[in-house]
Context: one part of a larger RNA
RNA sequence: UGACGGGGACCCGCACAAGCGGUGGAGCAUGUUCUUUAAUUCGAUGGUAAACGAUAAACCUUACCAGGGUUUGACAUCCUUCGAAUUACUUCGAAAGAAGUGAGUGCUUUUUAGAACGAAGUGACAGGUGCUGCAUGGCCGUCGUCAGCUCGUGUCGUGAGAUGUUUGGUUAAGUCCAUCAACGAGCGCAACCCUUAUGAAUAGUUGGAUUUUUCUAUUCAGACUGCCCCGGUAACGGGGAGGAAGGGGGGGAUGAUGUCAGGUCAGUAUUGCCCUUACACCCUGGGCUAGAAACGUGCUACAAUGGCCGGUACAACGGGCAGCCAAGGCGUGAGCCGGAGCUAAUCCCAUCAAAGCCGGUCCCAGUUCGGAUUGCAGGCUGAAACUCGCCUGCAUGAAGUCGGAAUCGCUAGUAAUCGCAGAUCAGCAUGUUGCGGUGAAUACGUUCCCGGGUCUUGUACA
Numbered sequence: 001u002g003a004c005g006g007g008g009a010c011c012c013g014c015a016c017a018a019g020c021g022g023u024g025g026a027g028c029a030u031g032u033u034c035u036u037u038a039a040u041u042c043g044a045u046g047g048u049a050a051a052c053g054a055u056a057a058a059c060c061u062u063a064c065c066a067g068g069g070u071u072u073g074a075c076a077u078c079c080u081u082c083g084a085a086u087u088a089c090u091u092c093g094a095a096a097g098a099a100g101u102g103a104g105u106g107c108u109u110u111u112u113a114g115a116a117c118g119a120a121g122u123g124a125c126a127g128g129u130g131c132u133g134c135a136u137g138g139c140c141g142u143c144g145u146c147a148g149c150u151c152g153u154g155u156c157g158u159g160a161g162a163u164g165u166u167u168g169g170u171u172a173a174g175u176c177c178a179u180c181a182a183c184g185a186g187c188g189c190a191a192c193c194c195u196u197a198u199g200a201a202u203a204g205u206u207g208g209a210u211u212u213u214u215c216u217a218u219u220c221a222g223a224c225u226g227c228c229c230c231g232g233u234a235a236c237g238g239g240g241a242g243g244a245a246g247g248g249g250g251g252g253a254u255g256a257u258g259u260c261a262g263g264u265c266a267g268u269a270u271u272g273c274c275c276u277u278a279c280a281c282c283c284u285g286g287g288c289u290a291g292a293a294a295c296g297u298g299c300u301a302c303a304a305u306g307g308c309c310g311g312u313a314c315a316a317c318g319g320g321c322a323g324c325c326a327a328g329g330c331g332u333g334a335g336c337c338g339g340a341g342c343u344a345a346u347c348c349c350a351u352c353a354a355a356g357c358c359g360g361u362c363c364c365a366g367u368u369c370g371g372a373u374u375g376c377a378g379g380c381u382g383a384a385a386c387u388c389g390c391c392u393g394c395a396u397g398a399a400g401u402c403g404g405a406a407u408c409g410c411u412a413g414u415a416a417u418c419g420c421a422g423a424u425c426a427g428c429a430u431g432u433u434g435c436g437g438u439g440a441a442u443a444c445g446u447u448c449c450c451g452g453g454u455c456u457u458g459u460a461c462a
C1' cells in the first nucleotide's frame, strides 16, 4: 500500500421488510446429469452452465456410428499430356460411383499456339469441427450503469509511498459547494444520440373525411429550479403557480481502470503439436429423439372472479412475388377447388384479435373441471413422416381438489392477465424477439439476511 475480520461509523440496491403473483406437489414440453448404446457428436457446470451455442436434428444440417467407396483428393495455385465445352443412352449398384456405346467439333489466331472447360499424370501441396482458450487476437459474460480509476507539477517522507481523492454539507453520481499543501488535468458520471408524451409549421399520395380535424413524414418550439414562498454562507433541499409534461418526465443505446489464467481454437483468424491410402473426402442407413433415476426452465391445470353455447365491441408492431392469397363454392373440421388484387399507407395475412360486454346453461361433483394417454378415420408439407413432423374429427378420458423444507420475480402503465406479429422455416414454437388490450396491491422503516461504496481500526496474510 492492499486484502481480510462472526471490528466500528455512514450510505445505497426489490437486499430485507410491506404487498401481489409464482417455483418446489400433478401431467406434459424442453435443457442437463447419470445410465444405456455401434453411436447416443461437441462445447457451456455456484453466483456468471442447464428453452444456453441452436432465431427450427425426418434426408440435408451433422461434426457421431455401421456399412459401401476415393487417394493430388469435395476446394485453391503451379507444371506436363490428351480432349472444345456439352449432351443422349446401356449394364452393375442402396447410393456414391464404376464400366461402356454414340451425338457434337465452337471462340481468338501469324496455323505454332492461346482463353475458358473436362479427363489423366507427377509432385510441391490441399484437407483436418484433431489437441492446447493455461501460447493468442477478436468478441462476450461478471462485479456493475457500481462511482470509481489515474496522471503532470508542487509539497511531505531515508524509502515503499502519502497528499491531491481527506474533512463538513449535498447529490443518482469523485454531482456540486465550502474548507484544506496543494494547484490543475485525463478516463469514467452527466450532457450530446434514438424513442415516447404536448403544440406549431410545411407537405400531403394510396390513408379517414368534406369543415374543423384524424393519420403519415420532416423541421421547429417546449422544461431551465426560469418564476413565487420557506430553510441554508453556498451547493442544494421543501412547498406552490402556470403547464401536455417538474425538478434526471418515461424508456433505450452507451459499460472507466481492472477482477475471475471466467467463456469461446466448434463462427472466423492464429502460435505450437499431431494425422496425411487417413484423425482427410463421398455416399446409403442409423444416431443426436434411448430411460431405472435426479436437477433446472416453462406450458396446462386443479375450477363458479369459472367451464360451455349464442350474440356483440375495440388494437398496435410487423410480413408478403419460388410470396401474401380475396370474393365465390365444397367439407363437421384440418383443408381443398377457385382465381381477383398486390413488388404494398392502395391488395392480402386480417370482418385483423382475445380477455371484455349482453343473454342462456351447469350447481360444487374428480364434475358440462382437467386434459394426459390410447384406438380409428382423415388433412398438409416434403423424393420420403417406420425409427422421427404438425394439424383435424369421432371415441377414450389418466394424474391433479392449490402443493413439505426451501426458493424466485416485480415499485406503475409495473406485476398479474389477454391475445397478435416477426425471425428461424418446405413442414414443425409451451422457446425467443417485439407489439398492443385490461390493469392492481404495498413500501412503517433500515434492527436483521445478501451484495456494493466511502472513512476508520486490528492483523503472526501478500
Base pairs, nucleotide, nucleotide: 001462002461003459004458005457007456008455009454010453011452012451013450015446016445019410020409021408022407023406026300027299028298029297030296031295032294033293034291035290042053043052064286065285066284067283068282069281070280073125077124078123079121080120081119082118083117086103087102088101089100090099091098092097107114108113127275128274130273131272136269138264139263140262141260143258148187149186150185151184152183153182154163155162156161167178168177169176193252194251195250196249198221199220200219201218202217203216204215224246227240228239229238230237231236302403306362307361308360309359310358311357312356318349319348320347323342324341328337329336330335369400374395375394376393377392378391379390380389416438417437418436419435420434421433422432
This is a predicted structure of a 462-nucleotide part of an RNA (small-subunit ribosomal RNA, 3' major domain) from a wastewater metagenome. Its mean pLDDT, the model's own confidence on a scale to 100, is 82. Its Rfam family is "Bacterial small subunit ribosomal RNA". Rfam links the family to the GO terms structural constituent of ribosome and ribosome.